A computed fold for a 500-nucleotide part of an RNA from an uncultured bacterium, annotated as small-subunit ribosomal RNA, 5' domain. The coordinates come from a structure-prediction model, not an experiment, and the mean pLDDT is 84. Its Rfam family is "Bacterial small subunit ribosomal RNA". The RNAcentral record of the full RNA draws on ENA, Greengenes and SILVA.

[in-house]
Context: one part of a larger RNA
């Protein structure tokens, strides 16, 4: 100097950051849903009709098929000393949904099943069985290249396996409709973004770890994957690292940063951004364009809850917010106005992302607590040598101003957008102007022996006690208490902690 700080004393006011230490356990609410312009449909509300039992409409939509998301966004950092992170390649060993740009095509048909009605098990969570129905669900057949396999023939290249074009020839490969427009569907090819993977270099301690491997090294045939590869098998060979530190123990996310420092260089990885990694714990796939998935699934354990004891539910390292732990960290707060995401043709819906507000001097920074005159150098306090000195222009006392706060009046910008118009701002009656009144409502903490700015008195008497060193205190203590005065520094001002 610095801090995600605590603790002690004190404490006016904005402004803009910031704010669990235990990867401990979690109660309640919220944090991912949308589309009726896919589809059967009609549970509730609307209207309209009635013979009051119902029926109609669809401005609308519960639940359900179906599509798209949900793998983003948001946490935390436990494990990881590793192609995790940084930087520079590589991919002739690769995938990419939604976007974008081209060329093509969107043909015939068939079974179903889910809601629904019927009826059954179960104490629930469920969950059976009989029957009908609908699609952009879901098969099956056509048709097709610049697709994909095999093959015949041939040009160009290269960087080893090879890549990239032409010609034939055989096999296989698609579509999904809705509508008023629109809005999609399928097939290929080009980009755009995104992602896997591979490889050189770089970043901690420790030899009181010296030898370490057996899928180990490295062929071959084969599985696997989008995809290379011991990623796995099966032979075969004995190889493969290591003193330039292997393997072994110990810490630890990593880096743009950030603190110190003239610089090198040291310490550090909170808040923002980029990458990993994990989601009770420990293993699995599964479905997807993408997952081995934080609010999906299955097993297994620990723990909590529920039961009719047969069975069954749960996972806050999302957001408040509670128990513990701790010197120590915040509101069960408003709103989708704006950005920014997800579905939709759109209106719109959803969003603890996000904007905001709240709380805490926890940190920067800015303003205030008045301003000018004012000596009879009042009172009073302390200290005297008793003359006085000092506190002190300090106060009193004129003259003035009104920041901030108060109170009244006015009031935003952000609003681009959408919407036929009306019309729409959570922040907020805030921030701003504007009046109004009156010095009014506003200082304190440490510290005066040297280092080191700052001195006396009086109490205490090696007692009580101070102390970062060095020291002080045993009777006149500038070093302890306490007063007066002074120094620094200020809405803070010291002490501990930690790094340079």
């Nucleotide at each position: 100097g610095a801090c995600g700080a605590a603790c002690g004393c004190u404490g006016g006011c904005g402004g803009c950051g910031u704010g669990c230490u235990u990867u401990c356990a979690c109660a309640u609410g919220c944090a991912a849903g949308u589309c009726g312009a896919a589809c059967g449909g009609u549970a509730a509300g609307g209207c309209c009709c009635u013979u009051c039992a119902g029926g109609g409409u669809a401005c609308a939509c519960g639940a359900g098929u179906g599509g798209c998301g949900a793998a983003c966004g948001g946490g935390u950092g436990a494990g990881u000393a590793a192609c995790a992170c940084g930087u520079g390649g590589g991919u002739a060993a690769u995938c990419u949904g939604c976007c974008c740009u081209g060329c093509a095509c969107u043909u015939c048909g068939g079974g179903a099943u889910a809601a629904g009605c019927c009826u059954g098990g179960g104490g629930a969570a469920c969950u059976g069985g009989g029957u009908c129905u609908a699609a952009u669900a879901u098969c099956g057949g056509a048709u097709a290249u610049u697709c994909a396999g095999c093959u015949u023939c041939u040009g160009c290249c290269g960087c080893a396996u090879g890549g990239u074009g032409g010609u034939g020839g055989u096999u296989g490969g698609a579509a999904a409709g809705u509508u008023u427009u629109u809005c999609g569907g399928u097939g290929c090819a080009g980009g755009a973004u995104g992602a896997g993977c591979c490889c050189g270099c770089g970043g901690c301690c420790u030899a009181u770890c010296a030898g370490c491997u057996u899928g180990u090294u490295g062929g071959u045939g084969g599985g696997g994957u989008a995809a290379u590869g011991g990623c796995c098998u099966a032979c075969c060979a004995a190889g493969g690292c290591g003193a330039c530190g292997a393997c072994g123990g110990g810490u630890a996310g990593c880096c743009g940063g950030c603190c110190u420092g003239a610089g090198a260089g040291g310490g550090u990885g909170a808040u923002c951004g980029g990458c990993c990694a994990c989601a009770c714990u420990g293993g699995g796939a599964c479905u997807g364009a993408g997952a081995c998935a934080c609010g999906g699934c299955c097993c297994a354990g620990a723990c909590u809850c529920c039961u009719a004891c047969g069975g069954g539910a749960g996972g806050c390292a999302g957001c408040a917010g509670u128990g513990g732990g701790g010197a120590a960290u915040a509101u069960u707060g408003c709103a989708c106005a704006a950005u920014g995401g997800g579905c939709g043709a759109a209106a719109g819906c959803c969003u603890g992302a996000u904007g905001c507000a709240g709380c805490g001097a926890c940190g920067c920074c800015g303003c205030g607590u008045g301003g000018g005159g004012g000596a009879u150098g009042a009172c009073g306090g302390u200290c005297u040598u008793c003359g006085g000195a000092u506190u002190g222009u300090a106060a009193a006392c004129c003259c003035c101003u009104u920041u901030c706060a108060g109170u009244a009046g006015g009031g935003a910008c952000g609003a681009a957008g959408c919407g036929c118009a009306a019309g729409u701002g959570a922040c907020g009656g805030u921030a701003c102007c504007u009046g109004c009144a009156g010095a009014a409502g506003a200082a304190g903490c440490a510290c005066c022996g040297g280092c080191c700015a700052a001195c006396u008195a009086c109490g205490u008497g090696c007692c009580a006690g101070c102390a970062g060193c060095c020291a002080c205190g045993g009777u006149a203590a500038u070093a302890c208490g306490u007063a007066g005065g002074g120094u620094g520094c200020g809405a803070g001002c010291g002490u501990u902690g930690u790094c340079c």